């Protein structure tokens, strides 16, 4: 040089400084030098040892030799090593001068001491030594800045300082000995978690937020831990030693290793490249140089990973081709898109050419200026050829958000960022076509910032949405009155230094452009130094009185504490009177009482609370304080304007006070009264109600420390329109009082501006400002767990997370609802009449049954309903059986067809159906009228299709029911409100009515109500037949005839009633009575049904989307069923009798119907009915007898002369046919049922109820049902408390599918995360002790030892070393502490999960606020 970010929250980094406390190889400048010697050791030689392995020879032995390596011996050179000499500097010592910042620094003088070299080489060059200086590099120190956590609050023994020794290049507890007891910390020490730091990068308007990959600077690390050696520099990535883990080799003796260098391998993973080329350039190292080395570097390769540029073609081309898709079947769209014609030539492909990066070095030449030659790993560029050729995808299309249709699917499959799509018509799923967006990319996921003023410094909030501490006092802190002078810390201005380069920005330039790159500038909002200013903040000094406090004089008060006193009530006790109850409740009971209660009188005792006064009145900081007296005591207000002189405000921590309940000790205990017992209530009633009753409530002392401790509103100061009232003072007027008035303080009500989401607030602010504190940041989990702390305990304070939801919440609005309120209606109740529920029967329904008992309707508003009429038919996927297949019916096409269509004897069959002798056509046209041809109708065969009472009324139309004939429902404009919305439509009256009047920010209008329409009641008029008959005539005595229009009547037209008149009322609307009138206050009745509600009813009236079916779910036929019967319900009929039954006689309607009809008189039959047929398409004839009624007779209170069911017999009628299964008649039978029906329940207010009959529709026949008609003809309504329903206003609401709503908790089930837990496992860290490697240091060093000294030598000395000892010392071991995490039997609560259990706590007065 290259790599990495493990550690590190400060021995780091950044910025600014300091070193008078330091070092510096290579490089540069300068000064001075290099003299004389010596002994070794590698290589090499030789002798031994010598594993694996390989080779050779000998050769088959237990092999030998050689080699790596290794031990010994021997020879030798140096720029390796050693001794001596010399010393300009240097260092040490003494001393002078100058300077400074305390230690000191610089520079002279002096003697002494110490320490050099390689003179290598022939020269140049390059080197060597001692020094001064420089440059660059490093070391150390200081200040400031630098994440989260207080559920880490106290930490620290070398710790803080001193003296001395040691040590380092250098200051220093850096280290050691001794001495002292300090040091740090709420401005966060210590601990824990996380993290390399900066330049920068991303984002943002900025302030900020996030981040630290590439590049640059710094730091740290190199398998993990420790250590030193060498060196200028290391405690050293590719050096050494030790320990540990791991890997490898081994003949088991012993050895080797460290890719976080470049490639590459493996593992893990969603995932990350070439074991490339070259030293050509740049740089570094070695070398005098040539040159060598360099996975630094330069290049290339791979990857759409990013950025930038380019292409995939351009022009023309409408029969708008084919195909696709859609379709209202006309067409539309894809779409000039394609085909086709004419062009161009990027890129890729092929061929050729040529720069720049290159200049050094070296070689050669030289006129000394220089010239020539040599050196390329890799890449750009240019020309030619051919040719539209090789080159388009991805996402989306319900909203946000640009872009739509069809098919498939059917809460399935699936989608989904949020809300949400999908349960048969899906623009949200899947496919297709069309479209939209971007484009070599497009989507997804993750992450960061933004939007987000949802952390708010810029720039938020706290009455009710989350949020004011329960209240005070006060420490730190923050903030702070007026005047003057000073200082210069903040502040402001100028200047200097720095803020590396790169990046961002501006500008100029270089690659064809751009990305990219180069030059210059600006910026870097910062830090530091310096000069100045003095308004403001700060500091110092002096002064002031208005803030604050004191003094004096008064005032009000349930302010506090203690001691004492009092009366009423209550309970208990004693005695008297008295004698059967008392008490209690919705009603009762438990309970008390003849052993005398309750009641009453007298007396005694006890405890607690203090009536009236008393007032949204007073006092207190809050909690709170209420009889009276005394004592002690706090605060407030007013007046005087007398004193001090800013002494003030707030207040993290701290401290004190702090309702009720609760706790401890000791008292006390009348009443009340948790728990508990009993009685009731109830499905239950561990409640509400009642009878008892213990703690407690009371006192003293001590704890607790919480409340919806609320004005849900912290404290202080100032400012900003008002009105009214209460309380306490003072002043003026006044002799006093009262009144009036001024002013201060406190407490309330209303209300303006403003504020506020609104409600509201509003000088007592929630307005406008300033200061300080507390608190909030979606709901649940949770004020919980864990930890800490306080408490005797109960528990308090502090306070999370996982997980889960798409909300939770506030205020207001419109509705709906309330066992809320007010007003008012309705046969709603009440008053009354008659019924139902009991009986028999009829009819419908459920259930059961059945081969089938077709289907629908289901509280009111299904159930005599669809059914205005099931024997067949009707009638149906009702059942059994038999048949049929273009069909019972419609349309179209193709083919055939004259003996065809059609008629049809006959056969078969239950019929349908099947078969079939025989008879036998029609229309148009052509030829032409004889025959024939063509066509149509019909028929046959076939194809399209028909058909379906099959499904979906929750796909629909239409129609209908219901609230309800209730009085409501809306709109335009205006006004109010941010808005939803309100107003109008509320209010006062009045009405049947939102009917009308008055009032009124509303004014008008519409749909409803009313009226218009029909009918009925009176009158008039017109018209008189089929109707009528007063008078006249006739008469068969019948309006029958003539006649008449008067009357009745009929049916056309008109009149009449309008609160018009009187009275009351507001002069109104209107009301009550009266008059008149046939009728009186909408005269009676009908038709008429607002906006809407119930996914109400109907696909089986009809219509209709979709689905299903097609020799059947279609169609035809026979028979059966719809009528079935232990039972239950609804609706009716007939009754139970005497106001009746029965027999006889006799009277009076209306409205209808009649031709396949109604049918008279007459005759037959006891009768139903039959025969017969006059008359009548109807004011003419018929049905037609009305019945109850009236008159008379009988019955005599009974299961009857009541009642008529049931059954037997005999008949009649209709019909093809009355067995299943019709109606009627006659005779016989005579059931249930008894003063009329339990709980319950229905209708009706006048020509009504009740009662009586008559008609009609349907229909062959069948009516007790239905729809109509008239006859007779009542009773009652005091009234609105209650039940039901409804209207308006108002109130509450947690409801809005709207109370059949909402919703809570336990239990049961599943699943998830968390907490506790005997313990267990793993990690971090601290501490004590043990062991103690390497190694430094210290000591020893009897063993070893060439250089120097002594010595002739032997030898000795000096010095060095092996080795040993000691201190320290990593890993390791043992014990303990602390902390984090995993698992954990079992325990605990929590979250979530369409349809579980039990109750009903909350929301309305939620049924006990």
């Nucleotide at each position: 040089g290259g790599g990495u970010g493990a550690g590190u929250a400060a021995u780091a980094c950044a910025u600014a400084g300091a070193c008078a406390a330091c070092c510096u190889g290579c490089c540069c400048c300068c000064g001075a030098g290099a003299c004389c010697g010596g002994g070794a050791c590698a290589a090499c030689u030789u002798c031994g040892g010598g594993a694996a392995g390989u080779g050779c020879c000998g050769a088959u032995a237990u092999u030998g030799c050689c080699c790596a390596c290794u031990g010994g011996a021997g020879c030798u050179a140096a720029u390796a090593c050693c001794g001596g000499a010399u010393a300009c500097g240097a260092u040490a010592c003494c001393u002078g001068c100058u300077c400074g910042c305390a230690u000191g620094a610089g520079u002279g003088g002096g003697a002494u001491a110490u320490g050099a070299a390689a003179u290598g080489u022939u020269u140049u060059u390059c080197g060597c030594u001692c020094g001064u200086g420089g440059a660059g590099g490093g070391g150390u120190c200081u200040a400031u800045g630098u994440u989260c956590u207080a559920u880490c609050a106290g930490c620290u023994a070398g710790u803080u300082g001193g003296u001395g020794g040691g040590g380092u290049a250098a200051a220093a507890g850096c280290u050691c000995a001794c001495c002292a007891a300090g040091g740090c910390a709420a401005u966060g020490a210590c601990g824990g978690a996380u993290a390399g730091c900066g330049g920068g990068c991303c984002u943002g308007a900025g302030a900020g937020g996030g981040u630290g990959g590439c590049c640059c600077g710094c730091c740290a690390c190199a398998c993990u831990g420790g250590g030193a050696c060498u060196g200028a520099g290391a405690c050293a990535c590719u050096g050494c030693c030790c320990a540990g883990a791991c890997u490898c080799c081994u003949a088991c003796g012993g050895g080797a290793g460290g890719c976080u260098g470049c490639a590459g391998u493996u593992a893990a993973g969603a995932a990350u490249c070439a074991u490339u080329c070259a030293c050509a350039a740049u740089g570094c190292c070695c070398g005098c140089a040539a040159g060598g080395g360099u996975g630094a570097u330069g290049a290339u390769g791979c990857g759409a990973c990013g950025u930038c540029g380019c292409g995939u073609g351009g022009g023309g081309g409408a029969u708008g081709a084919a195909g696709g898709c859609c379709u209202u079947c006309g067409g539309g769209u894809u779409g000039u898109a394609a085909a086709c014609c004419c062009c161009u030539g990027u890129u890729a492909g092929g061929g050729a050419g040529c720069a720049a990066g290159a200049a050094c070095c070296g070689a050669c030449c030289u006129u000394c200026g220089g010239g020539u030659c040599c050196u390329g790993a890799c890449u750009a560029c240019u020309c030619c050829c051919a040719g539209a050729g090789g080159a388009a995808g991805c996402c989306c299309c319900g909203g946000c958000u640009a872009a739509c249709u069809c098919c498939g699917u059917g809460c399935c499959a699936g989608c989904a960022g949020c809300a949400g799509c999908g349960g048969u018509a899906a623009g949200u799923c899947g496919g297709a076509g069309a479209g939209g967006g971007c484009g070599a990319g497009c989507g997804u996921u993750g992450u960061u910032c933004g939007g987000a003023a949802c952390u708010a410094c810029u720039g938020g909030g706290c009455u009710u949405a989350a949020a004011g501490g329960g209240c005070a006092u006060g420490u730190a802190g923050g903030c702070g009155g007026a005047c003057a002078g000073g200082c210069a810390g903040g502040u402001c201005a100028g200047g200097g230094g720095u803020g590396a380069a790169a990046g961002c920005c501006c500008u100029c330039g270089g690659c064809u452009u751009a990305a990219c790159c180069g030059g210059g500038g600006a910026a870097g909002u910062g830090c530091u130094c310096u000069u100045g200013a003095a308004a403001c903040c700060g500091c110092c000094u002096g002064u002031c009185u208005u803030g604050a406090g004191g003094a004096g004089a008064g005032c009000a008060g349930a302010g506090g504490a203690a001691a004492g006193u009092g009366g009423a009530a209550c309970u208990u006790c004693u005695g008297g009177u008295g004698g059967a109850g008392g008490g209690g409740u919705g009603a009762a009971a438990u309970c008390c009482g003849u052993u005398g209660a309750u009641a009453u009188c007298a007396g005694a005792a006890g405890g607690a609370a203090c009536g009236c006064c008393a007032g949204a009145g007073g006092c207190g900081a809050a909690a709170g304080c209420g009889a009276c007296u005394u004592u002690c005591u706090g605060g407030g207000c007013u007046c005087u304007c007398u004193c001090u002189g800013a002494c003030g405000c707030u207040g993290a921590g701290g401290u004190g006070c702090g309702a009720a309940a609760g706790c401890g000790u000791g008292g006390g205990g009348a009443g009340c009264g948790a728990a508990c017992g009993g009685g009731a209530u109830u499905a239950g009633a561990u409640a509400c109600c009642c009878c008892g009753g213990u703690a407690g409530u009371c006192c003293a002392c001590g704890c607790c420390g919480u409340a919806a401790a609320c004005g849900a509103u912290g404290g202080g100061c100032a400012c900003u329109u008002g009105c009214u009232a209460g309380a306490g003072g003072a002043g003026g007027u006044c002799c006093c009082a009262a009144g009036c008035u001024u002013u201060c303080u406190c407490u309330a009500g209303c209300g303006g501006a403003g504020c506020g989401a609104a409600a509201g607030u509003g000088u007592u602010a929630a307005g406008u400002g300033c200061c300080c504190c507390g608190c909030c940041u979606g709901g649940g989990g949770a004020g919980u767990a864990c930890g800490g702390u306080c408490g005797c305990a109960a528990g308090g304070c502090u306070a999370a997370a996982a997980c889960u939801c798409a909300a939770a919440a506030g205020a207001a609005u419109u509705g709906a609802c309330g066992g809320g309120g007010g007003c008012u209606c309705a046969c709603a109740c009440a008053a009354g009449c008659g019924g139902u529920g009991g009986a028999g029967c009829a009819u419908g329904u459920g259930g059961c049954u059945u081969a089938a008992u077709u289907c629908g309707a289901g509280g009111c508003a299904a159930c005599g309903c669809g059914a205005a009429g099931a024997a067949c038919c009707u009638u149906a996927u009702c059942c059994a059986g038999g048949g049929u297949u273009u069909g019972a019916c419609a349309u179209g096409c193709u083919a055939g067809u004259g003996g065809u269509a059609c008629c049809a004897a006959c056969c078969u069959g239950a019929a349908a159906g099947g078969g079939a002798a025989g008879g036998g056509a029609c229309c148009u046209u052509c030829u032409a009228u004889a025959c024939g041809g063509a066509g149509g109708a019909g028929c046959u065969a076939g194809c399209a299709c028909a058909g379906g009472u099959g499904c979906u009324g929750c796909a629909u139309g239409g129609c209908u029911g219901u609230c309800g004939u209730c009085a409501g429902c809306u709109c335009g404009u205006g006004u109010c409100g941010u808005g939803a919305g309100a107003u109008g439509u509320u209010g006062g009256g009045u009405u049947a009515a939102g009917u009308c009047c008055c009032g009124u920010a509303a004014c008008g209008a519409g749909c409803g109500a009313a009226a218009c329409c029909c009918u009925u009641g009176c009158c008039c008029u017109u018209a008189g037949u089929u109707g009528c008959c007063a008078g006249c005539g006739g008469u068969u005595c019948g309006g029958c005839c003539g006649g008449g229009g008067a009357c009745u009547c009929u049916a056309g037209g008109g009149g009449g009633a309008c609160u018009g008149c009187c009275g009351c009322g507001u002069u109104a609307a209107g009301c009550a009575g009266g008059a008149g009138g046939a009728a009186g206050g909408u005269g009676g009745g009908g038709a008429u049904g607002a906006c809407g509600u119930c996914a109400a009813g109907u696909c089986c009236g009809c219509a209709u989307g979709g689905c299903c079916u097609u020799u059947a779910u279609g169609c035809c036929c026979u028979g059966g069923g719809c009528u079935g019967c232990a039972c239950a319900c609804g609706u009716g009929c007939u009754a139970c009798a005497a106001u009746g039954g029965u027999c006889g006689g006799u009277a009076c309607a209306a409205a209808g119907g009649g031709a396949a009809g109604c049918a008279a008189g007459a005759c037959c039959g006891c009768g139903a009915g039959g025969u017969g047929g006059a008359g009548c398409a109807a004011a003419u004839c018929c049905c037609c007898a009305a019945a109850a009624g009236c008159c008379g007779g009988c019955c005599c209170c009974a299961g009857u002369u009541c009642g008529g069911a049931u059954u037997g017999g005999a008949g009649g009628c209709u019909g093809c046919a009355a067995c299943u299964c019709g109606c009627c008649u006659c005779c016989a039978u005579g059931a249930a049922c008894g003063u009329c029906g339990g709980a319950a329940u229905c209708g009706c207010u006048a020509g009504u109820a009740a009662u009586c009959g008559c008609g009609g529709a349907u229909c062959a026949g069948c009516a007790g049902g239905c729809c109509g008609c008239g006859g007779u003809g009542a009773a009652u309504a005091u009234g609105u408390u209650c039940c039901u329903g409804a209207g308006c206003c108002u109130u509450g609401u947690a409801c809005a599918c709207a109370c059949c709503g909402c919703c809570u908790g336990u239990c049961a089930a599943g699943c998830c995360a968390c907490c506790c837990a005997a313990g267990u496992c793993a990690g971090g860290u601290c501490u004590a002790c043990c062991c103690g490697a390497a190694g430094u240091c210290a000591g020893a060093g009897a063993c070893c030892u060439a250089a120097c000294c002594c010595g002739c030598a032997a030898g000795g000395g000096a010095g060095g070393g092996a080795u040993c000892u000691g201190c320290c010392g990593a890993a390791g071991g043992u014990g303990g502490g602390u902390u984090u995490g995993g698992c954990g039997a079992g325990g605990g609560g929590g979250a979530c999960u369409a349809a579980g259990u039990c109750a009903u706590a909350a929301c309305a007065a939620g049924g006990u606020a």